[in-house]
């Protein structure tokens, strides 16, 4: 420091994850050892049990004991329990933090002055009676104090009428002393007041009556509406009052480069509270954690009448929770209380004990050891890897363990819990001690099995569907280490709310336009101040904490010293540039009046006018009119349409018309007339800062829409009918009503758009238009030059992500106002406001994706557009589709009818030959190391192998007889072959063409696919390969930021057609020729003429056998369809091993209702038959073609010549063809299928299931719907030969080979396929794409919803414990003073006001629930239909409207995205 993830790639926007760090943590696995910290975040939930506050005999009396020193105990009295220690429920506050400030108090400490005198009358404890279960108490007596009262004295003290009045005191003690009491100071501590800081929410907008001031009394230490009477009617508040939620503040602590953001455990400061509410009382100090009352919930005792209690002290308990410890030891230390001290008390505190919770520090061993051991796990079977790791050799001994010693910590004297701890020293022995999470990418580490979209994984992308580095094991490797990993929260990374530091034309984002108020921001200059703002000084800014520097525990972690910091804050002095502020001045320099003129559909009213359409009324005139893509509805003989006149309404203004013009925007169009708003130019006469902006607010706002009343001619939602269609609730026709027009009132929205907020000012220019002015010309208008204002449209610089903006800025800077912060969900809900409804403004969440989008590039694509080619169309020939029959196929059948290919690119394909074999397929009988290979062991050397005999379908079993290898070293020795046995293994037409190789088909023999340097562009990319020509061609020429190369075109290569030359067998009778066979020549737009750009080439001619690539083959460019093929062969995985292998016999691959490809014979007379008769080529041939001859009707049979072939055979008169003849239009003298029957031949064998031949039989078919095939020439068409396979042949298929030998192409609209170049795109699996909304199904959240629980804060009213104030009573009780009846007080009684819990009553909020309901989101291949991306097939949106299952339609206005 940054990474991954939208795309086919790219840039950009922008959401999401991820890597770091940290934690009072908790879980999972695992755990040796110390040090130091840290340890109920939930229930401020209940709490057993011991303990946490006491202490003074040197304040008093009394009791008890007593070693006679002294000890105990309750009481009265005193000081202390207002500290320490908990906890954070409540608080949004002067509660906290700063910073001042003072009207206040302050026990105990210190300091100073002064004083301590005389008296009194109770009363606890104690006794005595006595109540009560207890708690606790009642009465009579005694009785003491530093307790109480009283007097006295009197000051610096209160108070005051300035005379004067009033208030004090305690003692104890042997001694030193120690207390008291007044008063004033300090010191520490507190009380009260303030500036300013210090959370959300406007779906919380107004709140308040002691409120907000004033007097006057009251109260308080003190100030105050803090209380009360009276007075005035104020105060707060958009710089957010109230209200609602939420919270203890801080120092700090976590993060982060720093601003900043989160946090508020442990230490510290403060506040707050003590079971829950209220209240007081003592007392220096509470409204008081371990004190009182009083109500209230709970809990606990009771003898039922009554009481007792408060762990948010320390430990412990239950309970809640994912979860947070011991009912320790000591007051040694240090600190608190109380004593004059001893001392006593202290769950503060010191310390132990329990937790890997967290930080630090250690150690589980070191050295050497290579046969690189065994295992292990991979493996290309060679090895590699665990790995110097173990084993084994030497060696240390921290840590654990033992034995012995032992501390600081203590100061002043005693006195240590930690602790026999810390630490030493010695001994024993490698001995006590490593494990977690990970290994697709991000991210450091990969194997191999298992598993099959299951079972799982996962942070984000995403992994699994039989070859998983992502699951599960293993093994190996990575990173950390007593820890390792999940999880959860926080801060970063995230410039992702942007102060530093972001945006807003098209990505999210400019309000629809404007006036305008607050506010905020302003021209030039003096001068003043000195608030901002700067600079110096002072004070604070606690301590801890953070840095730095040193020290101390062996280091560290931790402690402890110093030092800087604490970015704040307050106050004093200065400065005065720029901002305020208060005064003064200027202005052609902002804004505004003035005056003169100017343009214009700028607004509002009134009024008038003509073309056109309907429509009356009338003429003239006849059958159609209309209307479409074609049509129908519809209108017309009742006279339409058409055309003439006349009249009638109504709404709209052609031509001018324009990139004009005007207006804020919306929006404005005939022609006159009034009224009016606005703008520019000239002049420079006047004001003099009067100004931009604009939250709130107010006007103004197209179209549809509502509400009254008119008005309706055309138009036209809805709505009727024709029609298209599968359907047509649409597009298209005919009608047709709301409305569209007009008045007055609403509404308040649009794609209200330049998707561009509004002023200023500054920054190259070119063209055009539009309204000004001036200037020079001129007869005048132009033209020309200057200048101002608009409105266009190219462009420098700059800008931008591209696209694009570019003086009209999307350029540079200010200034002010609105917005935005991932997609959906949603502009919804819910709550307010508005509105007559429709509606609108304002504006969320739950949930759920991981992307959503913007330019742009490449393709592909289009029912988009331009150019070209192709037997692709057309123009011809001939043909398939009909009909028999052959062949493939599909399906069906079957024991099998093996397998495979399926639009083109499967189908007479794989098979150039299925009776057995082939054969994979089924019955069925047989073999198991096997039909075949390789090793090993064992036999036999004639073994093998021949021939025969018996079973048996065969295979195969039995048995017999025949058959004497070859080297040799002479060894049953080697080879070899066999037989028998073991077991590694053989074998598999099992299965994966979606692991794969190789081949091959196709687009396509179409003309294209790329490179390399340059260049251009942030980049994918682009240029080059585009253009203008040409060409079969990216073929070649021109031009061009490209210049060159590559595969591919084309040529080289084969044939073929002319000629020449050379050879001559087996060819030629002979010459010649022909022919073979080689080598050569020829053709190159070379010449000519015209056209082109003086190219390229293209048109003609000449000459030649051929002429513009002569004709053919061969050759198939990047790639494309996961095409085809595991069965031609290769092969990785899998599967089978007495069988999914291997033999054999027999079947069946030939089956048949019926479909579909190929194809062959017809269907006649251009033809069938008969007869005569003419002319190839190419090819094969020895297991072969096989000739004369003879036999057979014939297929063939015999023969067996010649031929390993230019030579002999197939082989023939090739066939068609031409000569004759017949036949005469018929199911025929056409067709010949099918059968009968008789043979031939191959072959072990023609039954399923061969092919020919002969007799006889003699079906369908008389040219063939819809459709669709092939062919541009020696081509179609026809007509015969020959080969491969092959014993034979089911071949009519394939391939070759000659004979004869046509027609036609005007063209490029159509249709199909394809090149190029342009648009468009929301598609990239690329249109057989994508993708929208209803209905269903299922899970999820949310809102409504009669209503039903519940909290919460108010208000009225009622009630009114304790309390404290008043007031009244004194009939009750009472020492202190006066006085002796008795008063005064005091207690105690009653009332009043306050008021707590607690009733009542309408209201307000929040939340739960709720039959039903609504709409969203998510879900596998569901169902309709096809809105939407291409002109998406009727352009798409955006507002209203209304209609329809649903996308949607359609009217009316507006956008161009």
């Nucleotide at each position: 420091a940054g990474a991954g993830u939208u795309u086919g790639a790219u840039c950009c926007u922008g959401g999401c994850u991820c890597a770091g760090g940290a934690u009072u943590a908790a879980c999972g696995c695992u755990g040796g050892c110390g040090g130091c910290g840290u340890g109920c975040c939930u229930a401020a939930c209940a709490c057993a049990u011991g303990c946490a506050a006491g202490u003074c005999g040197a304040g008093c009396g009394c009791c008890c004991c007593u070693u006679c020193g002294g000890g105990g105990g309750a009481g009265c009295g005193g000081c202390g329990g207002a500290c320490g220690g908990c906890u954070g429920a409540g608080u949004a506050a002067c509660a906290c933090g700063u910073u001042g400030g003072u009207a206040c108090c302050u026990a105990c400490c210190c300091c100073a002055a002064a004083c301590u005198c005389g008296g009194g009358a109770a009363u606890a404890a104690g006794c005595g009676c006595u109540g009560g279960a207890a708690a606790c108490g009642g009465c009579g007596u005694c009785u003491a104090a530093u307790g109480c009262c009283c007097g006295a004295u009197a000051g610096u003290c209160u108070c005051u009428u300035c005379g004067g009045a009033g208030u004090a005191a305690a003692g104890c003690u042997u001694u030193c002393g120690c207390g008291g009491u007044u008063u004033g100071g300090g010191a520490g501590g507190g009380g009260c007041c303030u500036g300013c800081g210090c959370a959300u929410g406007a779906u919380u907008a107004g709140c308040u009556u002691g409120u907000u001031g004033g007097u006057a009394a009251g109260g308080u230490a003190a100030u105050g509406g803090c209380u009360u009477a009276c007075c005035a009617a104020g105060g707060c508040u958009u710089c957010g009052a109230u209200c609602a939620u939420u919270a203890g503040a801080u120092g700090g602590u976590c993060u982060g480069a720093g601003a900043g953001g989160a946090u508020g455990a442990u230490c510290a400061u403060c506040c707050a509270g003590a079971c829950u509410g209220g209240g007081a009382c003592u007392g220096a100090g509470a409204c008081a954690c371990g004190g009182c009352c009083c109500a209230g919930a709970c809990u606990c005792c009771u003898a039922c009448g009554g009481g007792a209690g408060g762990c948010a002290g320390c430990a412990g308990u239950g309970a809640g929770g994912a979860a947070u410890c011991u009912u320790g030891c000591a007051c040694a230390a240090u600190g608190g209380g109380g004593g004059a001290a001893a001392c006593c008390c202290u769950g503060a505190u010191g310390c132990a004990g329990c937790a890997a919770c967290g930080c630090c520090g250690c150690g589980u061993g070191g050295a050497g050891g290579a046969a690189g051991a065994c295992g292990g796990c991979c493996u290309u079977c060679g090895g590699g890897u665990u790995g110097u790791a173990a084993a084994c050799u030497c060696c240390u001994u921290u840590u654990a363990g033992g034995u012995g010693g032992g501390a600081c910590g203590a100061a002043c004297a005693u006195u240590g819990a930690c602790g026999g701890u810390a630490c030493c020293a010695c001994c024993u022995g490698a001995a006590u001690a490593a494990g977690g999470a990970c290994u697709g990418g991000c991210u450091a580490a990969c194997c191999a099995c298992g598993u099959g979209c299951c079972a799982g994984c996962a942070g984000c992308c995403g992994c699994g569907g039989u070859a998983a580095u992502a699951c599960g094991u293993g093994g190996a490797g990575u990173c950390c280490a007593a820890g390792c990993g999940u999880u959860a929260u926080c801060c970063g990374g995230a410039u992702u709310u942007a102060c530093u530091g972001g945006g807003c034309g098209u990505a999210a984002a400019g309000c629809g336009u404007g006036c305008g108020u607050a506010g905020g921001u302003g021209u030039u200059u003096c001068a003043g101040u000195a608030a901002g703002u700067c600079c110096c000084c002072g004070g604070u800014g606690a301590a801890a904490u953070c840095u730095c520097c040193g020290a101390g525990c062996u280091c560290a972690a931790c402690u402890c010293g110093g030092a800087a910091a604490c970015u704040g804050u307050c106050g004093g002095g200065g400065a005065u540039a720029c901002u305020g502020c208060u005064g003064g001045a200027a202005u052609a320099u902002g804004a505004g009046u003035a005056u003169u003129g100017c343009a214009g559909a700028g607004g509002c009213a009134g009024a008038c006018g003509g073309a056109a359409u309907u429509c009356u009324c009338a003429g003239u005139g006849u059958a159609g009119c209309g209307g479409u893509a074609a049509a129908a509805u519809g209108c017309g003989u009742a006279g339409a349409u058409a055309u003439u006149g006349a009249g009638a309404a109504g709404a709209a203004c052609a031509c001018c018309g324009a990139u004009g013009g005007c207006g804020a925007a919306g929006g404005c169009a005939g022609u006159c007339u009034g009224c009016u708003g606005g703008g520019c130019a000239a002049u420079g006469a006047c004001u003099g800062a009067c100004a931009c902006u604009g939250a709130g607010g107010c006007a103004c706002g197209a179209a549809a829409g509502c509400g009254u009343g008119g008005g309706u001619a055309g138009c036209g939602a809805a709505c009727g009918g024709g029609a298209u269609u599968a359907g047509a609730u649409a597009c298209c026709c005919c009608g047709g009503u709301a409305g569209u027009c007009c008045a007055c009132g609403c509404c308040g929205u649009a794609a209200a758009c330049g998707a561009u907020g509004g002023g200023u000012a500054c920054u190259a220019g070119g063209u055009a238009u539009u309204c000004g002015g001036g200037g020079a010309u001129u007869a005048g208008a132009c033209c020309c030059c200057c200048u101002g204002g608009g409105u266009a449209u190219c462009g420098a610089a700059g800008c931008u992500a591209a696209c694009g903006c570019g003086u009209u800025a999307a350029g540079u800077a200010c200034c002010c106002c609105g917005c935005c912060u991932g997609g959906g969900g949603a502009g919804u809900a819910c709550g307010g406001c508005c509105g007559c409804a429709a509606g609108g403004c304002u504006a969320a969440a739950a949930c759920u994706c991981a992307a959503a989008g913007g330019a742009a590039u490449u393709g592909a694509c289009g029912g988009g557009g331009g150019c070209c080619c192709g037997c692709a169309c057309a123009a011809g020939c001939g043909g398939u589709g009909g009909a028999g029959c052959g062949u493939g196929u599909g399906g069906u059948u079957u024991a099998a009818u093996u397998c495979g290919a399926c639009a083109c690119u499967a189908a007479g394909c794989g098979a150039a030959g299925a009776a057995c074999c082939u054969u994979a397929c089924c019955a069925g009988g047989g073999c198991u190391u096997g039909a075949c290979a390789u090793c090993c062991c064992g036999g036999u050397c004639g073994c093998a192998c021949u021939u025969c005999u018996g079973g048996g379908a065969a295979a195969c079993c039995a048995g017999a007889a025949g058959g004497u290898c070859a080297g040799u070293u002479c060894g049953g020795c080697u080879g070899g072959a066999c037989c028998g046995g073991u077991g590694a293994c053989a074998g598999g037409u099992g299965c994966u063409g979606c692991a794969u190789g190789g081949u091959c088909g196709u687009c396509g023999u179409c003309a294209g696919c790329u490179c390399g340097u340059g260049u251009c562009g942030u980049g994918a990319g682009a240029u080059g390969u585009u253009g203008g020509g040409u060409u079969a061609a990216g073929u070649c020429c021109c031009g061009c930021a490209a210049c060159g190369a590559g595969c591919g075109c084309a040529a080289c290569c084969c044939u073929u057609g002319u000629c020449g030359u050379a050879u001559g067998u087996u060819g030629u009778a002979u010459g010649u020729u022909u022919c073979a066979u080689a080598c050569g020549a020829g053709a190159c737009u070379g010449c000519c003429u015209c056209g082109g750009u003086c190219a390229a080439c293209g048109a003609g001619g000449a000459g030649g056998a051929a002429g513009g690539u002569g004709g053919g083959g061969a050759u198939g460019a990047c790639g494309u369809c996961a095409g085809a093929u595991c069965a031609g062969c290769a092969u990785g995985g899998c599967c089978c091993u007495u069988a999914u292998g291997c033999c054999c016999u027999g079947g069946g691959c030939g089956a048949c209702a019926c479909a579909c490809g190929c194809g062959c014979u017809a269907c006649a007379a251009u033809g069938g038959c008969c007869g005569g008769u003419a002319c190839a080529a190419u090819g094969g041939g020895u297991u072969g073609c096989g000739a004369a001859a003879c036999c057979g009707c014939g297929a063939g049979g015999u023969g067996g010549a010649g031929c390993u072939a230019a030579u002999c055979c197939c082989a023939a008169c090739a066939a068609a063809g031409c000569c004759g003849g017949u036949c005469u239009c018929a199911g025929u003298u056409c067709g010949g299928a099918u059968u009968g029957g008789a043979g031939u031949c191959u072959g072990c064998a023609a039954c399923u299931c061969g092919a020919c031949u002969c007799c006889a039989u003699g079906a369908a078919g008389c040219c063939g719907g819809a459709a669709u095939c092939g062919c541009u020439a020696g081509u179609a068409a026809a007509c015969g030969c020959g080969g491969a396979u092959c014993a034979g042949c089911c071949a009519c298929g394939c391939u070759g080979c000659g004979u004869u030998g046509a027609a036609u192409a005007c063209g490029u609209u159509c249709u199909c396929g394809g090149g190029c170049c342009u648009u468009g795109u929301a598609c990239a699996c690329a249109c057989c794409g994508c993708c929208c909304g209803u209905c269903a199904c299922a899970c999820c959240a949310c809102g409504a919803a009669a209503g039903u629980c519940g909290g919460g804060a108010a208000u009225g009213c009622c009630u009114g414990a304790a309390g404290c104030a008043c007031u009244c009573u004194u009939u009750g009780c009472c020492a202190a003073c006066c006085u002796u009846u008795g008063g005064a007080g005091g207690c105690g009684g009653a009332g009043u006001a306050c008021c707590a819990c607690g009733g009542c009553a309408g209201g307000c909020u929040c939340g739960a629930u709720g039959a039903u309901u609504g709409g969203g989101g998510u879900g596998a291949a569901g169902u309709c239909g096809u809105a939407a991306c291409a002109a998406g097939g009727u352009a798409u949106c955006c507002g209203u409207a209304u209609c329809g299952g649903a996308a949607g339609g359609u009217g009316c206005g507006g956008a161009u995205g």
The RNA shown here (small-subunit ribosomal RNA) has 1457 nucleotides and comes from a Patescibacteria group bacterium. The source organism's lineage runs through Bacteria and Bacteria candidate phyla. It matches the Rfam family "Bacterial small subunit ribosomal RNA". The RNAcentral record of the sequence draws on SILVA.